The RNA shown here (Glycine riboswitch aptamer) has 93 nucleotides and comes from Thermoflavimicrobium dichotomicum.
It matches the Rfam family "Glycine riboswitch aptamer". Rfam's curators write: This family represents the bacterial glycine riboswitch. Gene Ontology term of the family: glycine biosynthetic process.
Taxonomically the source falls in Thermoflavimicrobium (Bacteria, Bacillati, Bacilli, Caryophanales).
Model confidence (mean pLDDT): 81 of 100.

RNA sequence: AUGAAGGUGGAAGGAGAGACCACGAGUAUGUGGCGCCGAAGGAGCAAGCCCGAUCAGGGUGAAUCUCUCAGGCAAAAGGAUGUCCACUGGACG
Repeated sequence: AUGAAGGUGGAAGGAGAGACCACGAGUAUGUGGCGCCGAAGGAGCAAGCCCGAUCAGGGUGAAUCUCUCAGGCAAAAGGAUGUCCACUGGACG
């Protein structure tokens, strides 16, 4: 001196589904009820790999898949993934 993966922060975007019903005073919030959504978070698992008398069984094992615990179902807020910028990092050469 090249500056990958990863990590952190910021910016602009960013889907889905009842402004549901009843009570209390009207959205939200409270209580009860029914119906839904998946892309905060969380949980579960395939193949493969490992242990094993190479059997039984056990461990590890991903997601935008599945579950909806949580969260959400007008707006606002939030919002996975990707893009751009900055910092870090130090693979490769």